Source information:
This is a predicted structure of a 683-nucleotide part of an RNA (large-subunit ribosomal RNA, domain II) from a Minisyncoccota bacterium. The source organism's lineage runs through Bacteria, Bacillati and Minisyncoccota. Its Rfam family is "Bacterial large subunit ribosomal RNA". For this family Rfam cites "Crystal structure of the ribosome at 5.5 A resolution" (Yusupov et al., Science, 2001). Gene Ontology terms of the family: structural constituent of ribosome and ribosome. The full RNA is in RNAcentral, with records from ENA.
[in-house]
Context: one part of a larger RNA
RNA sequence: GCCAGCGAGUUACUAUGCAAGGCAAGGUUAAGAAGCAUACGCUUCGAAGCCGAAGGGAAACCGAGUGUUAAAAGCGCGACAUAGUCUUGCAAAGUAGACACGAAGCCAAGUGAUCUAUCCAUGGCCAGGUUGAAGCAGUGGUAACACACUGUGGAGGACCGAACUAAUAGAUGUUGAAAAAUCUCUGGAUGAGCUGUGGAUAGGGGUGAAAGGCUAAUCAAACUUGGAAAUAUCUUGUUCUCUCCGAAAUAACUUUAGGGUUAGCCUCAAACGAAAACUAUUGGGGGUAGAGCACUAGAUUCACGCGGGGUCCUACCGGACUACCAAAGGGAACUAAACUCCGAAUACCAAUAGUAUGUUUGGGAGAUAGACAGUGGGGGAUAAGCUUCAUUGUCAAAAGGGGAACAGCCCAGACCGUCGAUUAAGGUCUCAAAUUCUAUGUUAAGUGUGUAAGGAAGUAAAGUUUCAAAAACAGUUGGGAUGUUGGCUUAGAGGCAGCAAUCAUUUAAAGAGUGCGUAACAGCUCACCAACCGAGAAGCUUUGCGCCAAAAAUAUUCGAGACUAAAACAUAGAACCGAAAUCACGGAUUUGUACGAAAGUACAAGUGGUAGGAGAGCGUAGUAUGGGCGUAGAAGCCGUAUCGAAAGGAGCGGUGGAGCGCAUACUAGUGAAGAUGCAUGGC
Numbered sequence: 001g002c003c004a005g006c007g008a009g010u011u012a013c014u015a016u017g018c019a020a021g022g023c024a025a026g027g028u029u030a031a032g033a034a035g036c037a038u039a040c041g042c043u044u045c046g047a048a049g050c051c052g053a054a055g056g057g058a059a060a061c062c063g064a065g066u067g068u069u070a071a072a073a074g075c076g077c078g079a080c081a082u083a084g085u086c087u088u089g090c091a092a093a094g095u096a097g098a099c100a101c102g103a104a105g106c107c108a109a110g111u112g113a114u115c116u117a118u119c120c121a122u123g124g125c126c127a128g129g130u131u132g133a134a135g136c137a138g139u140g141g142u143a144a145c146a147c148a149c150u151g152u153g154g155a156g157g158a159c160c161g162a163a164c165u166a167a168u169a170g171a172u173g174u175u176g177a178a179a180a181a182u183c184u185c186u187g188g189a190u191g192a193g194c195u196g197u198g199g200a201u202a203g204g205g206g207u208g209a210a211a212g213g214c215u216a217a218u219c220a221a222a223c224u225u226g227g228a229a230a231u232a233u234c235u236u237g238u239u240c241u242c243u244c245c246g247a248a249a250u251a252a253c254u255u256u257a258g259g260g261u262u263a264g265c266c267u268c269a270a271a272c273g274a275a276a277a278c279u280a281u282u283g284g285g286g287g288u289a290g291a292g293c294a295c296u297a298g299a300u301u302c303a304c305g306c307g308g309g310g311u312c313c314u315a316c317c318g319g320a321c322u323a324c325c326a327a328a329g330g331g332a333a334c335u336a337a338a339c340u341c342c343g344a345a346u347a348c349c350a351a352u353a354g355u356a357u358g359u360u361u362g363g364g365a366g367a368u369a370g371a372c373a374g375u376g377g378g379g380g381a382u383a384a385g386c387u388u389c390a391u392u393g394u395c396a397a398a399a400g401g402g403g404a405a406c407a408g409c410c411c412a413g414a415c416c417g418u419c420g421a422u423u424a425a426g427g428u429c430u431c432a433a434a435u436u437c438u439a440u441g442u443u444a445a446g447u448g449u450g451u452a453a454g455g456a457a458g459u460a461a462a463g464u465u466u467c468a469a470a471a472a473c474a475g476u477u478g479g480g481a482u483g484u485u486g487g488c489u490u491a492g493a494g495g496c497a498g499c500a501a502u503c504a505u506u507u508a509a510a511g512a513g514u515g516c517g518u519a520a521c522a523g524c525u526c527a528c529c530a531a532c533c534g535a536g537a538a539g540c541u542u543u544g545c546g547c548c549a550a551a552a553a554u555a556u557u558c559g560a561g562a563c564u565a566a567a568a569c570a571u572a573g574a575a576c577c578g579a580a581a582u583c584a585c586g587g588a589u590u591u592g593u594a595c596g597a598a599a600g601u602a603c604a605a606g607u608g609g610u611a612g613g614a615g616a617g618c619g620u621a622g623u624a625u626g627g628g629c630g631u632a633g634a635a636g637c638c639g640u641a642u643c644g645a646a647a648g649g650a651g652c653g654g655u656g657g658a659g660c661g662c663a664u665a666c667u668a669g670u671g672a673a674g675a676u677g678c679a680u681g682g683c
Base pairs, nucleotide, nucleotide: 001683002682003681004680005678006677011096012095013094014093016091017090018089019088020087021086022085023084026051027050028049032045033044034043035042036041055062056061065077066076067075068074099237100236102234106227107226108225109224110223111222117201118200119199120198121197122196123195124194125193126191128160129159130158131156135152136151137150138149139148140147164188165187166186169184170183171182172181203219205215206214207213240617241616242615243614244613245612250263251262252261253260254259265366266364267363268362269361270360271359272358277355278354279353280352281351282350283349284348290342291340292339296336297335298334300332301331302330307325308324309322310321311320312319313318370395371394372393373392374391375390376389377388378387379386400411401410402409415587416586417585418584420583421582422581426577427576428575429561430560431559435574437573438572439571440570441569442568448563454548455547458545459544460543461542462541463540464539465538466537467536475532476531477530478529479528481505482504483503487499488498511526515524516523588607589606590605591604592603593602594601595600618671620668621667622666623665624664625663626662628660629659636655637654638653639652640651642649643648
């Protein structure tokens, strides 16, 4: 790990509801006793007690009334006539371990110092080598000491280093050789040293050169037994089948936020009997979206200019000017969740009509972590697969088809069967079911198959303005002059540094000059004109589809191949494919209606489903009664092509060798795949 076995809503009492039954204004016995009897029961006594038939008040008390009160008022709770009670079963509740397993812990009584901590008593151990304190002696030295040197001496929590002891670093080991070791390295090694034996200190206690360390592989309170099935708002698990209905993730309160209580939402029963909801029509109130500026508030500009600032005049009074600021009122054009002169759609309230549900009371719940998407808002950064409300949908609790894959998107809600049909979303070149369909265009970017501001003689379409056979636009050839080097300025300024002005002449035309250029001239060029040529040219606006802008991490990336008058995009149309949708045929089942004594038949509407409510069954063990089977082979086990909608039930063969089904009723230690389930067994 697998298999087998075991393994979780039970029992007692109390109150409640429902069902069935008995009696009924009453109902009922308990303990106990007697009889029958041994069936652990039955029958008969037994009225003590309990519930009900009367309530009100805190009570005294009164009583169909009573309490409040001064009250005969008002008001509260009652009565005005009914229904109770006992037994059994089921459901869920309370008290008990109360569905099962699971703490860390708390308390009590004991057991431990053979490990380890410290201490006491008594023993043991420390190779070898080094250093060379005091003291002493000799010599020198001193007035005498001191002192120096040479010896001697052998001190030290001294030095090096084995045993011994410790455990610094690394490696190995890590289902180890080992529940802490081995190897190499390393500290101490005459000391606060190490060690043997015996003894002492005990659990809120000991001991501790102190790490919350150690106290028998256990220590921020040891271990054993008991209280004890402690408690667990937590986690996990909770065993057969089918049928009907089917949630919630919200509100209020909560030492409450992952828990509860009540309400809302689900289910079952009863009562009431068309009340719900939707659609249509009609009638309502509103102040949202929008809009507006009439109020409030903000903000821009124009004219006017109260007032202020500045300059000036004035002895004072006062006055003048102002390219400064600027109120109120006025004109123009704006902004607002906490503005409104206005003002929808929806929504809401009601009436009528249609369809068909709904409300109340009582029993039982679950749920009170929601998720995403569309829309309207708040928070955030008009960030988030963000957060918080409102509203709708889906998921949750929903399978099927589409979206390449993909709870929450699109289509659509699966009772069962069918090698039938029609469609939805979405698709129809191949993968891969169905058009290489029809018509007209667009795109050249593989755009399609990711994005913006911004940019561009991309291309298509529409509009508009101007020029053009009296020859446009482009191109080529030629001209492009004179007064004049215009005036001023300037060192100079000659079309072309700058300022002002910008005339006139000759002309087909030519600026007191468009750009380059020179120190200034010169030079090149343009505007403008002519000739050649011969048909459209130029500008602007709008729209469609494209281009650039365009950098990311496993691999180029439309799902892929591949696709260009498409297999892309736009418009219009035809056909087909495509689901558990719809239809057809057959069957099952629920509810309602009709008929029927019933069985049932017909019709109509249904039959996805988690938590959960309700109903109907299958199987296991035992008991009672009835009726059966079995050595001519029971149970059990093995095999098997059978029956039933399921749980499940038969038949036959083998094995086995003595008991066992069936029907009805009752009783329950009654159903396992799960609990990191079980010191049960097997492999």